A computed fold for an 80-nucleotide RNA from a Geobacteraceae bacterium, annotated as c-di-GMP-I-GGC riboswitch aptamer. Its Rfam family is "c-di-GMP-I-GGC riboswitch aptamer". On this family, see Weinberg et al., Proc Natl Acad Sci U S A 2017: "Bioinformatic analysis of riboswitch structures uncovers variant classes with altered ligand specificity". Lineage of the source: Bacteria > Pseudomonadati > Thermodesulfobacteriota > Geobacterales > Geobacteraceae. The coordinates come from a structure-prediction model, not an experiment, and the mean pLDDT is 83.
[in-house]
């Protein structure tokens, strides 16, 4: 550099439920635990989702980093 164990130590926290925020997608806090070696970070490209302003659905505005790609950063160390 690359790779990823039925390893060790920690980490994150799907669906669902409750409170709050939002027009919505969704976010956030707590519970929860399906999973994850980048499920860490940022919406850059593509995808998907939403439609209040606002024309009714887009070349606009927003959401999603736990959809994919690319970028930056990172714990551990068996075998090959």
């Nucleotide at each position: 550099a690359g790779c990823g164990a039925u390893a060790a130590a920690g980490c994150c926290g799907a669906a669902c439920c409750u409170g709050c925020u939002g027009a919505a997608a969704a976010g956030u806090a707590g519970g929860g635990g399906c999973g994850g070696a980048a499920a860490g970070c940022g919406g850059c490209g593509g995808g998907u989702c939403u439609u209040a302003a606002u024309a009714c659905a887009a070349c606009a505005a927003g959401a999603u980093g736990g959809c994919c790609g690319a970028g930056c950063u990172c714990c551990c160390g068996a075998a090959g």